RNA sequence: GUAGAUAUAGUUUAAAGCUAAAAUAUUAGACUGUGGCUCUAAAGAUGGGGGUUAAAGUCCCCCUACUUACC
Numbered sequence: 001g002u003a004g005a006u007a008u009a010g011u012u013u014a015a016a017g018c019u020a021a022a023a024u025a026u027u028a029g030a031c032u033g034u035g036g037c038u039c040u041a042a043a044g045a046u047g048g049g050g051g052u053u054a055a056a057g058u059c060c061c062c063c064u065a066c067u068u069a070c071c
Stems, first nucleotide, its partner, number of pairs: 001070004006065002010024004026042005047063005
């Protein structure tokens, strides 16, 4: 340089165009003599910019990052 894949919560993953879900971690409470386990609750995310659509995490284009193959 050419052609692909990927980008969602602190981390690991869901969501086949219609209210973004869960596990774990964090915080608070309950339980306990203390801690852990367990239970309840809370907070927390769509890489950036455009386009299509009544509606985009999802479809299209560009950029960025990472990655694979070829050169």
Notes: The RNA shown here (transfer RNA) has 71 nucleotides and comes from Scomber japonicus. The coordinates come from a structure-prediction model, not an experiment, and the mean pLDDT is 83. The RNAcentral record of the sequence draws on ENA. It is recorded under the gene name trnH. The same sequence occurs in records of 3 taxa. It matches the Rfam family "tRNA". It is annotated as a transfer RNA.